The RNA shown here (c-di-GMP-I-GGC riboswitch aptamer) has 83 nucleotides and comes from an Actinomycetes bacterium. Its mean pLDDT, the model's own confidence on a scale to 100, is 86. The sequence was found by an Rfam model in a public genome assembly. The source organism's lineage runs through Bacteria, Bacillati, Actinomycetota and Actinomycetes.
[in-house]
């Protein structure tokens, strides 16, 4: 310094509850702690879901949209034992 992860501080917070908004997938905010060194931000690719619409035996295909704690990519970042 690092693509690497011991400690220590300090951080986020799935499941579920509750409460709201969304048609909804899902969002917020509160509980909570299964887990995370980027689980911190970007829908660009690949993926998976929702809504709708057109063909359809199956099932294909558009438009919109959701997910960054599914992968890959991009931006930015605390900490320093061993190796």
């Nucleotide at each position: 310094g690092g693509a690497c992860g011991a400690a220590a501080a300090g951080g986020c917070a799935a499941a579920c509850c509750c409460a709201u908004c969304g048609c909804g997938a899902g969002g917020u905010g509160g509980g909570g702690a299964c887990g995370c060194a980027a689980a911190g931000c970007c829908a660009g690719g690949g993926g998976u879901c929702u809504u709708u619409c057109c063909g359809u035996c199956a099932c294909g295909g558009g438009a919109a949209g959701a997910c960054a704690g599914c992968c890959c990519g991009g931006c930015u970042g605390c900490c320093g034992a061993a190796g």